[in-house]
Molecule: transfer RNA
Organism: Patescibacteria group bacterium
């Protein structure tokens, strides 16, 4: 200095070919069970989808740039 891959809840990740409300598994918080914990169940909270612009009725999702992290040539 080039090329490619990743950035979606606190953490590990799905999210198919742009479409109707953005999800799952732990944890978190209440509650039920229990004397008491612990397991189990229920219910809820949590999200600028990395950041910025574009396209397009419509964007996590396609285009462009930055930014971080990785891999791989030099």
């Nucleotide at each position: 200095g080039g090329a490619c891959g990743c950035a979606u809840a606190g953490c590990u990740c799905a999210g198919c070919u742009g479409g109707u409300u953005a999800g799952a598994g732990c944890g978190c918080a209440c509650g039920a069970u229990u004397c008491a914990c612990a397991u189990u169940c229920g219910u809820g909270a949590g999200g600028u989808c990395a950041c910025a612009g574009g396209u397009c009725c419509g964007a996590a999702u396609c285009c462009u740039g930055u930014u971080g992290c990785g891999u791989c040539c030099a």